[in-house]
The part of an RNA shown here (large-subunit ribosomal RNA, domain VI) has 267 nucleotides and comes from Pseudothermotoga sp.
Context: one part of a larger RNA
Formats: sequence, C1' cells, structure tokens
RNA sequence: CGUAGGAGGUUUGCGGGAGGUCUCCCCUUGUACGAGAGGACCGGGGAGAGUGGGCCUCUGGUGUACCGGCUGUCCUGCCAGGGGCAUACGCCGGGUAGCUAUGCCCAUAAGUGAUAACCGCUGAAGGCAUCUAAGCGGGAAGCACGUCCCAAGAUUAGACCUCCCAUCCUGUUAAGGGAGUAAGGCCGGUCCGAGAACAGGACCUUGAUAGGCUGGUGGUGUAAGCACCGUAAGGUGUUGAGCCAACCGGUACUAAUAGGCCGAGGC
Repeated sequence: CGUAGGAGGUUUGCGGGAGGUCUCCCCUUGUACGAGAGGACCGGGGAGAGUGGGCCUCUGGUGUACCGGCUGUCCUGCCAGGGGCAUACGCCGGGUAGCUAUGCCCAUAAGUGAUAACCGCUGAAGGCAUCUAAGCGGGAAGCACGUCCCAAGAUUAGACCUCCCAUCCUGUUAAGGGAGUAAGGCCGGUCCGAGAACAGGACCUUGAUAGGCUGGUGGUGUAAGCACCGUAAGGUGUUGAGCCAACCGGUACUAAUAGGCCGAGGC
C1' cells in the first nucleotide's frame, strides 16, 4: 500500500515444510520342514538403539559473591568482630532460581485409497492355450491421505462473532478535499517465563507491573554477644542459630503521575 467504511477477536486451509529408521527377546514352537544337525512363514506380546520435539520432578553440571571454612598481608587505636588484596571469584566445601544432559516425558505408528515389480480371476483375437486385447481382484519402508508445524499478499486477498456510527467546513451542495471525533490503536510509563533492534505479552491507582516490606519454600550449617568449664589452645549452653540471589504467596510503603497523537462517514 492492497484486501471497496473503520476496528477487536476467532477461524477455514489453497499451498508449503517436518516426520517415515533399526535391533534383540518371548509366545505360537522346538511346531511345519529335515535322516540329523538345525529350524521357520503367518500372527501376537515385550525390551531397547538411533533420531526428533518438549521439560527440570528425579540424577548430575553450572550457578563471579547466596552460606560456610582457610592462609598471608594491610586497614578498622588495641582485644573481639569485620573489611580490602592475593584472577579478569585469593584458595577450598556446598548451593536457590535460571540455563542445561549424561536426567525425565512424548513421538517414530495404526488405519484408508490408488499403485510398482510381481501374483491372479474371467477371457477372446487364435474352437485350444493365454493375468489383457474389453472387464475384475491381490500386491511395497515407496505415492496420496492420516500425525505435527507454517499458512488468506491464497491479488482467487475467504469465513464467522462482536464493537463504532451517519458530525462539521469547503466544493458547479457531485466526485473530491479538509477538520474534529467514535470503536479502537499508538506514543509515554512499571515490567516479563518475550526479546539483538523491532516485535510479542502483563500492568498503569477502579492498580499487585517492578522494587521494598512481610510469610513460606529452599541454601548454608549452630552467627554475634553473654554465661559456664578449662592455666591455655579450646569446648558447652543460649541455637538447627544467624545470614541469605533470581523461587511461591501476601501487602499500595516507593515508582507506573499528568497527559498527547492517530483513527470511519461508507463506488
């Protein structure tokens, strides 16, 4: 810009893409077959490998400052308690959310139709024969569907539901042009399991959107101070203490204020 008014939703699917894999075990059955050795078709059940998609309950990884421990040195007047540096975590032990695989879940199909090679029925030309010439069946991991994803710029521009309405100026009251609005949208702001920008999504006081505060979950692992015991190093008690990031709730304390712009009049 188009989709013959302007919007907000929900869809149909022309068409396009993805996927389509393999192995082993058990039953049938030690059956058919075979002198034996061996050992099935058909059919049914199960376990896996590979690949693809999703996820973080479990098992782990990471988790750069969440908790604890340790050394040297400097600082905080000293003790005690802390802080800085030692890597762009000083080293070490753990670790929430998120992300993640080696972890977990799902899929690979069933079924239908038309076929290939091939196997047939009926059957002439050609009194026989012949799957073919007319006609009719069977038959693949393949083809078309079926499953999943995209999809009406599918210019053949589809369908359904809902919302907004016939304002003013100009114009040879025509086409057209302009203005302010409606539904709605955008800008702006607080943000996100969304994200390169953009887009998408939530919210903007009639408010839980983010921060704070608070409760919980979870992590670390028993803080400081004080008391007691010990000459002391230290131990015990208060105490599963103290501290705590992204998680789950609650709560207007703080910030989403105030507002601006665009946007139909229907050949």
Its mean pLDDT, the model's own confidence on a scale to 100, is 90.